[in-house]
Context: one part of a larger RNA
Parts: sequence; C1' cells; structure tokens
RNA sequence: GGAUGAACGCUGGCGGCGUGCUUAACACAUGCAAGUCGAACGAACCUUCGGGUGAGUGGCGCACGGGUGAGUAACGCGUGGGGACCUACCAUUUUGUGGGGGAUAACUAUUGGAAACGAUAGCUAAUACCGCAUACGCCCUUCGGGGGAAAGAUUUAUCGCAGAAUGAUGGACCCGCGUCUGAUUAGCUAGUUGGUGAGGUAAGAGCUCACCAAGGCAACGAUCAGUAGCUGGUUUGAGAGGAUGAUCAGCCACACUGGGACUGAGACACGGCCCAGACUCCUACGGGAGGCAGCAGUGGGGAAUAUUGCGCAAUGGGGGAAACCCUGACGCAGCCAUGCCGCGUGAGUGAAGAAGGCCUUAGGGUUGUAAAACUCUUUCGCCGGUGAAGAUAAUGACGGUAACCGGUAAAGAAGCCCCGGCUAACUCCGUGCCAGCAGCCGCGGUAAUACGAAGGGGGCUAGCGUUGUUC
Repeated sequence: GGAUGAACGCUGGCGGCGUGCUUAACACAUGCAAGUCGAACGAACCUUCGGGUGAGUGGCGCACGGGUGAGUAACGCGUGGGGACCUACCAUUUUGUGGGGGAUAACUAUUGGAAACGAUAGCUAAUACCGCAUACGCCCUUCGGGGGAAAGAUUUAUCGCAGAAUGAUGGACCCGCGUCUGAUUAGCUAGUUGGUGAGGUAAGAGCUCACCAAGGCAACGAUCAGUAGCUGGUUUGAGAGGAUGAUCAGCCACACUGGGACUGAGACACGGCCCAGACUCCUACGGGAGGCAGCAGUGGGGAAUAUUGCGCAAUGGGGGAAACCCUGACGCAGCCAUGCCGCGUGAGUGAAGAAGGCCUUAGGGUUGUAAAACUCUUUCGCCGGUGAAGAUAAUGACGGUAACCGGUAAAGAAGCCCCGGCUAACUCCGUGCCAGCAGCCGCGGUAAUACGAAGGGGGCUAGCGUUGUUC
C1' cells in the first nucleotide's frame, strides 16, 4: 500500500447495487415452510339439481427445493479413464388390454381410555388386492422344458394400464494421478492378503460365509495423533508463490444423540416409522407428546450480524385433462454507512482587506474573497399532479414505486484524523519526569513545534480514525 461477512470511537444528507450469527451442530414459545387429484372409488352434507364442500380408500408427489459444516485426511473432493449395473416421470417403436373372485376403510351398532389412541360385530366400492387364460420378444434351463402381465374412465376419440426394445436424464461401483501438520508416532494387519465353492446385491468384489494357503501394507512415511468439508473461485503479488474457501455455482456429509430397517424407480428418509439415551411438555399417575443446522422470531453465548413483513404478478417446482390449488423456493419490501459506486451540502461578483479571534518587534501580520452585500441557479430534499415497462387472452406483490410535469426557497444537508523525524502540515498559553503521549526512535524534571487547550495549517471526506486477520 491492498484486502475484509468485520468490530469499536466520533460524526452522519440522498440514491443505486450487493452483503448481513465467522461465537453455542446451544435450547427453543408462536405462526407458516408439501401437497394435490371428484376425469380411480363408495358413503355423508349442502344445492338454484348445473354442481359444490369434503373425512376416508386409492394414485402421484413428499428422495426435489431449502438449511448447516458437526463429522470426514477419505476414491470425500478435483481431474482423467473403466466395465459388471439400475433408472419413476419423458421421447421413439412394438404387442396386448380376455374372463373371474374374496375382502376392507369410510359408515352403523356396542364399547375401553383423562388424553393420545383404540377394541368387537355388521354393511359396501374401486385404476386397492388375488387367482385363471394368453404372452414372439423377457427370465431360468440339465436345452427336454418350465416361470411370469394388465385397469379402467368418460364428453367416443382421447387419457390411461401391462409386457418388451432403444434413447434421454439421473444415479451406483472400480482404477491412475493430485489433495494439511507431526518420527518427541516405527512398525501395522486374522476377514487380515490370496485361492476354491456357496450365498448376497441393481451390479464387480472378503461384500458375507465354509475350507485351503500365509500372505498384505510400510522410511517414496504404513499405523497412530492433531487439524480440516473439497472444488470453481476469492485476495495479494510483476510473476513464481502465499493466505483463504462468506455470498454465487458443482460435489460430499449431517438433520436432538446412537442404532435399525420398512415403503418405494429412487431413502436407510430434516418437517416418515421402530428401539435405546439425554432433555422439554401434558397427565385423572394408568400413560402419552416433541425435535427451527427451513422462513421469521425468543432466550443464551458473543466485540458482533436484520422483519414473528407483502405476494404467488414473474421464474421454477409438485399435483391435476383443465380450471386451478400448494410453494418462507422465489420475486419484492423493511432494518443496518456493513461494502462498492454515483450525487449533493450552492454558483458568480465582492477590499473599507469590516467586526471578532489569534499572533505581534505594537508598526503590523493572519484568519481572508472567507463573511456581509448584490446578481443567479434549483441537482438532491420537501409539497402537488400525471403515471409505467416488467404480461398478457386475462392476471402486478413491488407501487401510486421509477419516471415526467408544476411549485418552493440558498432555503433542509460536514465531519474525522493529524501537524518532533519517518510523514504533508507551527505558533502561543497551561503543566513542570506531574498529568499525560507513544507504530518505532522517543517526548515531559519552568521558555515542550512531541502532554492539555486555543489560533493557524495538512490529509481524507459522508465518512474519518483505531483494533483484529491476511498478502
């Protein structure tokens, strides 16, 4: 000198665009953050008889989006490859969609419980469930054969459903190389290393198991310990390099702590389930309920970090044939000089160099064209009016906002740090090794350009200075 998610002190006019718990992955009151479909289904209620509401069964979604960085030194990430895989919705192609059955929620009745939530009996439907038929291709095969599917709806030409193939998208796995510190960590390893066989998985594999062999890693640092999410990037630097990984984007991991599976195309699932634990709450003491590292917000911690806002108008996502519904994603607004950028706080003329202040050798010098005064302008602000684009078939949260027009009066808008040298900028008074200053050298003990104040001066400017961190 540059940089900063900064903080602190003094000060503070406006606008645009960004950013905003770096600490306790501490605990959380309250509200919202994932629903949707009546064109799958049978009841119930309302009805203008068109339809509407909507608990339940069923379908799709809830594995996305959003948060955090605790863990992880690892095929986690980055990069370049590989073969033994899966992929709902979507696209293309092809074949089929035949004929049956038994239940069950809702509901009704009885009933248990404080509640959460149930129990028994009876009734009913489906694109819910289960056989049968058929199936080239699909799967298994000892190559003889064997196994396996479907669902309908209505407005009658559409939407669906089932099997198969290909693609697209997304994902799983393996490998080479790279990826912090410590040797005051030197040996580590029994499913350990390899083989055979079996099981298992979507799939290769000690992934698991039985048997056999005794291997495998390591001074090119194994193992252990500490620290840490990784990257594109950011910052500094002429570069090499150093430091860093906020915001935005990609990947990973986590969801009160630990473990587990279920459902599903996909999870071992933040706002799902089960078990254990800690904590909090309700209780009629028998038993139950909960998980903000979603958006706001509260307490706490801290030097320190915002509103319990508006809207689905746009973009995107889920559901739906659609209308539409949902969406704290998102779009906006609010707060904060927290950063960057822009603008303003007036312009011209004006010497009796006014008054006042300060200094003085008492003559004067300086503040200083500065002020006053005269002439002018109105950016910004304030007041009034008009009023968008963003979105069109229609629909605007922002917003009566931006912008434009008119009015107003210099009117409403300047501070902070420094002045011994480094380092731009000097005098007087007070103090008297005191009070104090200080980044380094060092100032202060009676003439202090270094302390405190004043006048003057220098620098930056809606900021200025200090502190922390980093190059």